[in-house]
RNA sequence: GGCCUGUUCGUCUAGCGGUUGAGGAUGCCGGUUUUUCAAGCCGGAGACAGGGGUUCGAGUCCCCUACGGGCUACCA
Numbered sequence: 001g002g003c004c005u006g007u008u009c010g011u012c013u014a015g016c017g018g019u020u021g022a023g024g025a026u027g028c029c030g031g032u033u034u035u036u037c038a039a040g041c042c043g044g045a046g047a048c049a050g051g052g053g054u055u056c057g058a059g060u061c062c063c064c065u066a067c068g069g070g071c072u073a074c075c076a
Stems, first nucleotide, its partner, number of pairs: 001072007010026004018056001028044005049065005
């Protein structure tokens, strides 16, 4: 250099074009319970790497960029 692949709440993860104002777990915050702590229960905030395209409709398909991973070639 070429090819392939990954990127979603703080962390882990679901999603296979419409059932999604993006769900779950954990952590965090508030409440409740308890003599206290932990656990439990209820509630809350929190994410689609960035840009463009296709489409009536994109987290999902395509292209570019960024970052990570893998394979390979060249140089030496």
The prediction has a mean pLDDT of 83.
Predicted 3D model of a 76-nucleotide RNA (transfer RNA) from Pirellula sp.
Taxonomically the source falls in Pirellula (Bacteria, Pseudomonadati, Planctomycetota, Pirellulales).
It matches the Rfam family "tRNA". Rfam classes the family as a transfer RNA.
It was read from a public genome assembly.